[in-house]
């Protein structure tokens, strides 16, 4: 000076909020969705990594 492990802390996980719980990053990285199609451009699902609540919007019945 390198590496790997452990604790604590922070930070991420395609559209917003909290709880719990999992991954992943911390050498500014984890992370930034799927189909066609050379490109251009088109079309598609979902507020969750995930489980439970709540907002939002989307289908259907009733009153």
């Nucleotide at each position: 000076u390198c590496u790997u492990c452990c604790c604590c802390g922070g930070g991420c996980g395609a559209u917003g909020g909290a709880g719990u719980u999992c991954g992943c990053c911390c050498u500014c990285g984890a992370c930034u969705g799927c189909c066609c199609u050379c490109u251009c451009g088109g079309g598609c699902u979902g507020a969750u990594g995930a489980c439970u609540c709540c907002u939002a919007c989307c289908c259907g019945a009733c009153c």
Molecule: Fluoride riboswitch aptamer (crcB RNA motif)
Organism: Gemmatimonadota bacterium